[in-house]
Context: one part of a larger RNA
Molecule: small-subunit ribosomal RNA, 5' domain
Organism: Phacus platalea
RNA sequence: GAACGCUGGCGGUAUGCCUAACACAUGCAAGUCGAACGAUUUUCGGAUAGUGGCGGACGGGUGAGUAACACGUAAGUUAUCUGCAUUUAGGAAAAGAAUAACAAAUGGAAACGUUUGCUAAUACUUUGUAAUCUCAGUUUGAGUGAAAGAUUUAUCGCCUGAAUAUGAGCUUGCGGCUGAUUAGCUUGUUGGUGAGGUAAUGGCUUAACAAGGCUUUGAUCAGUAGCUGUUUUGAGAGAAAUAACAGCCAGCACUGGGAUUGAGAAACGGAACAGACUCCUACGGGAGGCAGCAGUGGGGAAUAUUUGGCAAUGGGUGAAGGCCUGACCAAGCAAUACCGCGUGGAGGAAGAAGGUCUUUGGAUUGUAAUCUCCUUUUCUCAUUGAAGAAUUUUUGACGGUAAAUGAGGAAUAAGCAUCGACUAACUUCGUGCCAGCAGUCGCGGUAAUACGAGGGAUGCAAGCGUUAUCC
Numbered sequence: 001g002a003a004c005g006c007u008g009g010c011g012g013u014a015u016g017c018c019u020a021a022c023a024c025a026u027g028c029a030a031g032u033c034g035a036a037c038g039a040u041u042u043u044c045g046g047a048u049a050g051u052g053g054c055g056g057a058c059g060g061g062u063g064a065g066u067a068a069c070a071c072g073u074a075a076g077u078u079a080u081c082u083g084c085a086u087u088u089a090g091g092a093a094a095a096g097a098a099u100a101a102c103a104a105a106u107g108g109a110a111a112c113g114u115u116u117g118c119u120a121a122u123a124c125u126u127u128g129u130a131a132u133c134u135c136a137g138u139u140u141g142a143g144u145g146a147a148a149g150a151u152u153u154a155u156c157g158c159c160u161g162a163a164u165a166u167g168a169g170c171u172u173g174c175g176g177c178u179g180a181u182u183a184g185c186u187u188g189u190u191g192g193u194g195a196g197g198u199a200a201u202g203g204c205u206u207a208a209c210a211a212g213g214c215u216u217u218g219a220u221c222a223g224u225a226g227c228u229g230u231u232u233u234g235a236g237a238g239a240a241a242u243a244a245c246a247g248c249c250a251g252c253a254c255u256g257g258g259a260u261u262g263a264g265a266a267a268c269g270g271a272a273c274a275g276a277c278u279c280c281u282a283c284g285g286g287a288g289g290c291a292g293c294a295g296u297g298g299g300g301a302a303u304a305u306u307u308g309g310c311a312a313u314g315g316g317u318g319a320a321g322g323c324c325u326g327a328c329c330a331a332g333c334a335a336u337a338c339c340g341c342g343u344g345g346a347g348g349a350a351g352a353a354g355g356u357c358u359u360u361g362g363a364u365u366g367u368a369a370u371c372u373c374c375u376u377u378u379c380u381c382a383u384u385g386a387a388g389a390a391u392u393u394u395u396g397a398c399g400g401u402a403a404a405u406g407a408g409g410a411a412u413a414a415g416c417a418u419c420g421a422c423u424a425a426c427u428u429c430g431u432g433c434c435a436g437c438a439g440u441c442g443c444g445g446u447a448a449u450a451c452g453a454g455g456g457a458u459g460c461a462a463g464c465g466u467u468a469u470c471c
Base pairs, nucleotide, nucleotide: 002467003466004465005464006463009341010340011339012338013337014336015334016333017299022297023296024295026294027293028292031054032053033052036051037050039048040047041046061252062250063249071175072174073173074172075171076170077169080168081167085164086163087162088161089160090159091158093127094126095125096124102117103116104115105114106113107112133143134142135141136140149156150155151154177223178222179221184214185213186212189211190210191209193207194206195205196204226248227247228246229245230241231240232239233238254275255274256273277288278287279286280285305331307330308329309328313327314325315324316323317322344374345373346372347371354365355364356363357362379408380407381406382405383404384403388398415460416459417458418457419456420441421440422439426455427454428453429452430451436443437442
């Protein structure tokens, strides 16, 4: 963040699975670079699979777990790392071996392979040198240890050091739930030493040693819970909530534990293993993971479209044109909420008809209607038609939308609840402790202002009432 009942004209702005972190058909949601490379193809513009680079650690979702340095706040890091970006000082020497693609052969139902042969690089390896770092030491020495080119010739890249910025890791003080019908808890436990490990401190790990450490200022255990800015309420103190938006967190991403790559992950749309489930199968074996956006089933009182576009903002990549982007911008649905507007305005009587009541005189509905004059918000139609685009030019999904002008005609638009007291608003008939009402007190057993209906009235109004819940 509501739901239900009755009713329902319009616009703007927000919001929209609170339940099953249940299971998911289908489509899309992370690619890009030919100005790194060899091929294939070509309509000579280009296109394509592969090697390689950067990005898939952002953005988006969810709140299961977590009572914790998780969060908030204030500090520390002489105990640390940081791709891309910015500034700055230097540099880029010399060699080499492969491999995918491809070709041939071949296995398999498929998924996917196997063998042989060929080839390139900004892929890989080696040597040398420099910076750095470590150790010894103060003249310096020993060890460690880089680089890659591309093309349109103007740039873009490559390596090393230093600094900045940004991001992150770690440590500490203080702060914020419930229970004592949980009182003792702890053995890597508390501490120092040696060793290992890490970017880094540290029982982080390990060996032997000491016997410590926490606790009625509530340890431990159990229950519940993502935290905060904020939001609601209140004069305040406070209390409650934490949906949306924003910051942080998650050993969250079918369940479980562990790792690789990388500057950064123990990685939602990466890989391996185990498990449950679903699907395919030629029974040998394979494939999958919506707590991304839509959508389906299920659960539920209950929550939307399998829409358009990259035009804007932002992100990835590329020298660029560009490509990708269910982030985002828009449209659709819902009175779910808030705000605004309308459903006509003025005049019009001792006051039509009809209804209701009646003491039958009348009263009331009621200036209400009819009628006269007027207006056109809204509505329908027609014409024009944006800003949002940043520019020299080009480029708008929304959208022929908003808005403007003109024409038409009061035309297209009122309900819901209540009327005993609390509590604003009363009568008639029906019913007869029945049917029913009810938040509390209480109404109803033959004149019911309390039930049901009619008339009238009161209150709110595109809403009204009920239920739930907070202050």